Predicted 3D model of a 331-nucleotide part of an RNA (large-subunit ribosomal RNA, domain IV) from Nodosilinea sp. LEGE 07088. Its mean pLDDT, the model's own confidence on a scale to 100, is 88. The source organism's lineage runs through Bacteria, Bacillati, Cyanobacteriota, Nodosilineaceae and Nodosilinea.

[in-house]
Context: one part of a larger RNA
RNA sequence: CUCUCUCUAAGGAACUCGGCAAAAUGGCCCCGUAACUUCGGGAGAAGGGGUGCCACCGAGAGGUGGUCGCAGUGAAGAGUCCCAGGCGACUGUUUACCAAAAACACAGGUCUCCGCUAAGUCGCAAGACGAUGUAUGGGGGCUGACGCCUGCCCAGUGCCGGAAGGUUAAGGAAGUUGGUCAGGUUCUUCGGAACUAAAGCUAGCGACUGAAGCCCCGGUGAACGGCGGCCGUAACUAUAACGGUCCUAAGGUAGCGAAAUUCCUUGUCGGGUAAGUUCCGACCCGCACGAAAGGCGUAACGAUCUGGGAGCUGUCUCGGAGAGAGGCUCG
Repeated sequence: CUCUCUCUAAGGAACUCGGCAAAAUGGCCCCGUAACUUCGGGAGAAGGGGUGCCACCGAGAGGUGGUCGCAGUGAAGAGUCCCAGGCGACUGUUUACCAAAAACACAGGUCUCCGCUAAGUCGCAAGACGAUGUAUGGGGGCUGACGCCUGCCCAGUGCCGGAAGGUUAAGGAAGUUGGUCAGGUUCUUCGGAACUAAAGCUAGCGACUGAAGCCCCGGUGAACGGCGGCCGUAACUAUAACGGUCCUAAGGUAGCGAAAUUCCUUGUCGGGUAAGUUCCGACCCGCACGAAAGGCGUAACGAUCUGGGAGCUGUCUCGGAGAGAGGCUCG
């Protein structure tokens, strides 16, 4: 010097990103216990007092008296507490080995598919699961206890419904055009050549016919999604309940709001501090909240995150002393 411990005057978070670490609290009995609340809780709230041994009394609980120590749950083991806020209702789950959370799940809500050889899933198939179930069931999506609620837009996209019209494939097909060719006509050097051509076969074109789909007509948002701009106006000023105008499918309702969202920003005001970029309460100018990618509240809960306080302390002022282990030096 390093590690693991013990103690430390006065102060007591001045340390630090942050009370990290340490200290402190601690069992049992009695008294006592607030806001809030879903009436269960909160609660061991908080905050106090007691605690050994001996004798007597008592069924016991306990009572009375005595007595020792600095100290009696005499060692060890055994909650720190309070106030306020964010998030998530809760118990649970998770990144085996850097993340335990506000992430996942959850009960509850809602939409949608599925009538049973179900929908859906695995498989080439056979077959299996779903289910030895049957809509109070099963699959999928979103939301996430509970309370109060969940606004406007169906123009686009999706889905559902409709079938009059438009468009539309293979296929079918009246017809039409070619090839081949019996036969016929002409010419002939008698070998043949040219022209024409029925039926059949064959190739092309083809009016017309021809479903779903698409176009079209409606519906649908707890479907994907979206939810404006400019100008003027009140007898101080300022502001604009009011008016004008343009655009849109419709122009953001309730609630919340510098927020896990606010750039400007340490916004402004208030609270807390001697002093507060954090925190709490307001304001609203919401760069860029907003209603099941839910909105706003909420008792309880949390090894969650944030701010404050009490207690307590070597975290610190600022160090010191000691024990053990290691290192180092010498042997």
Its Rfam family is "Bacterial large subunit ribosomal RNA". Its family is annotated with structural constituent of ribosome and ribosome in the Gene Ontology.